[in-house]
Context: one part of a larger RNA
Molecule: small-subunit ribosomal RNA, 5' domain
Organism: Candidatus Kaiserbacteria bacterium
RNA sequence: GGGUGAAUGCUGGCGGUAUGGAUAAGGCAUGCAAGUCGAAUGGGUUUAGACCCAUGGCAGACGAGGCAGUAACACGUAGGAACGUCCCCCGAAGUCGGGCAGAACCAGCCGAAAGGUUGGAUAAUUCCCGAUGGUCUCGCAAGAGUAAAGAUUUAUCGCUUCGGGAGCGGCCUGCGCAAUAUCACGCUAGUUGGUGAGGUAAUGGCUCACCAAGGCUACGACGUUUAGGGGAGCUGAGAGGCUGACCCCCGCCGAUGAGACUGAGACACGGCUCAUACCCCUACGGGGGGCCGCAGCCGAGAAUAUUCGACAAUGGGCGAAAGCCUGAUCGAGCGAUACCGCGUGGUGGAUGAAGUGCUUCGGCACGUAAACAUCUUUUAUGAGGGAGGAAGUUAUUGACGUUACCUCAUGAAUAAGGGGCUCCUAACUCUGUGCCAGCAGGCGCGGUAAUACAGAGGCCCCAAGCAUUACCC
Numbered sequence: 001g002g003g004u005g006a007a008u009g010c011u012g013g014c015g016g017u018a019u020g021g022a023u024a025a026g027g028c029a030u031g032c033a034a035g036u037c038g039a040a041u042g043g044g045u046u047u048a049g050a051c052c053c054a055u056g057g058c059a060g061a062c063g064a065g066g067c068a069g070u071a072a073c074a075c076g077u078a079g080g081a082a083c084g085u086c087c088c089c090c091g092a093a094g095u096c097g098g099g100c101a102g103a104a105c106c107a108g109c110c111g112a113a114a115g116g117u118u119g120g121a122u123a124a125u126u127c128c129c130g131a132u133g134g135u136c137u138c139g140c141a142a143g144a145g146u147a148a149a150g151a152u153u154u155a156u157c158g159c160u161u162c163g164g165g166a167g168c169g170g171c172c173u174g175c176g177c178a179a180u181a182u183c184a185c186g187c188u189a190g191u192u193g194g195u196g197a198g199g200u201a202a203u204g205g206c207u208c209a210c211c212a213a214g215g216c217u218a219c220g221a222c223g224u225u226u227a228g229g230g231g232a233g234c235u236g237a238g239a240g241g242c243u244g245a246c247c248c249c250c251g252c253c254g255a256u257g258a259g260a261c262u263g264a265g266a267c268a269c270g271g272c273u274c275a276u277a278c279c280c281c282u283a284c285g286g287g288g289g290g291c292c293g294c295a296g297c298c299g300a301g302a303a304u305a306u307u308c309g310a311c312a313a314u315g316g317g318c319g320a321a322a323g324c325c326u327g328a329u330c331g332a333g334c335g336a337u338a339c340c341g342c343g344u345g346g347u348g349g350a351u352g353a354a355g356u357g358c359u360u361c362g363g364c365a366c367g368u369a370a371a372c373a374u375c376u377u378u379u380a381u382g383a384g385g386g387a388g389g390a391a392g393u394u395a396u397u398g399a400c401g402u403u404a405c406c407u408c409a410u411g412a413a414u415a416a417g418g419g420g421c422u423c424c425u426a427a428c429u430c431u432g433u434g435c436c437a438g439c440a441g442g443c444g445c446g447g448u449a450a451u452a453c454a455g456a457g458g459c460c461c462c463a464a465g466c467a468u469u470a471c472c473c
Base pairs, nucleotide, nucleotide: 001473002472003471004470006469007468008467009466010465013342014341015340016339017338018337019335020334026298027297028296030295031294032293035058036057037056040055041054042053043052044051045050065253066252067251075176076175077174078173079172080171083169084168085167088165089164090163091162092161093160094159095158096130097129098128099127105120106119107118108117109116110115136145137144138143150157151156178225179224180223186216187215188214191213192212193211194210195209196208197207198206228250229249230248231247232243233242234241235240255276256275257274258273259272278289279288280287281286306332308331309330310329314328315326316325317324318323345375346374347373348372355366356365357364358363380410381409382408383407384406385405389400417462418461419460420459421458423442424441428457429456430455431454432453438445439444
C1' cells in the first nucleotide's frame, strides 16, 4: 500500500448493485416449507355446483439447509471394465381368458387420548392363476421357463416384452492432495494370496469354508492433531504466500447410535422400527416430538436481518387439460456491511463588518468567508402522466408498483463530519499543568517559557464517512 461475511468509537442526506449467525451440528413456542390425479376406482354428504373419506398411480431419493464427521479414490485430473437406469426419444412385437381379497362404508366393542379390534358387503390401471409367446433367459442341442390394464367425449392417452439412444448413476486404477518421528527392531488374523461357495445390478475377503503365510513401512507405514475438496478469492512484477464467505461442481450429514422396508433410485431432513439423552400431554394404563427448510424465540457471543408479498416471471411435482402445490424462485423490509454514483449550491460581493484568536499594540489571521444582491433546482416535497418485464393469434393474466422514467410547481430550500499537526509524516501558535495529570505505532514527550499532556484559535488529510482493533499478502 492492498484486502475482510468484520467488530468498536464518533458522525450520518439519497440512490443502485451486492451482501448479512463466522460462536453453541446448543435448545426450540407458533405459522408455513410436498403434494397432485375423478380422463384408474369404490363410497359418503349435497337441490345443484361442488366438497370429503378411502383404495390405487406418480411424486416425495429433486429442490432447500448445514459443514459435524472425513487425510479418504472424499476431491481434482487422466483413464478403465464386470454394471444399472423411473421419466424422455427411436425401432419391433403384443395387449387373450378367468379368479380371490381387503379399505373407505355399515353394525358392535375397547380406550382419557393416540388409536385399536370383531363381524358384514364391495370396485379398480390393486393382487393372483391360466393361455400365447420372440429379437428375452438357461442350454452344445433337444428342450424348458417367463408378460400385459384399461379409460374416454373415438381421437388419443396408457399397459407388457425386447433392442438401441440420450442423460444420470454404481464400481476400479495412475498421479496430485495439511502438520507431526517428543508416533518406528514398527503396523496387520479377513490380515495378504489361492480354491470353492454365497451375495450384488456389477468386479472384488464384499461374506463364508478350507489351504498357504503372507501384506504395508524412513520414497514415513501405524498413530496423534487439524481439516469438507475443487472452480476460485486476496496479495504480489512474477515465482510464491494466505484463504475456501457469497456463486458453481462434487462429497457428507439431518437430535445421537443402529437397522432394514418400499421403490428405477434411499438404508430416506419435514417415511418406518429399535435404543439413548432431552422436551411435551396423560384419566398414570399409555401416548407424542425432532427448524443443520423460511421467518421467529431463548442461550452463548465483539457480532449478523422480517414471525413480510406473490406464484406475475423462471424452474420443479402431479394432471389429457383447466388447474392445484411450491418460504425453490421473484420481490419488498432492516443494517453505511462493502463497492459505485450523486448531493449538501452557483455567480457577484471590502469600509476586508461584528465576533474570536494572535500581536512587536502598528497590526495580522479566520476571510469573499458571512451579511447583501442575483441565478439555478441535482436532491427534497407536492401534483399530473407512466412503462418494459407477458410468453399465448383474439380475450384474460404484474407480487414488485403510489415502481423506474417523463412533465409541472415550490423554495437555497431537506443534508458534514472524523482523525491528525516533535521526527518517521502533510499540517503551529497561545493558555493551563509542572516527571503531576496525562500521551504513545517506534524513537520517545511531561521535573515553570511543553509546536509531543489538556483546552482554544489556526492549519493538514480524507469525506457520508473517518478513525481504532483483529487477521492475510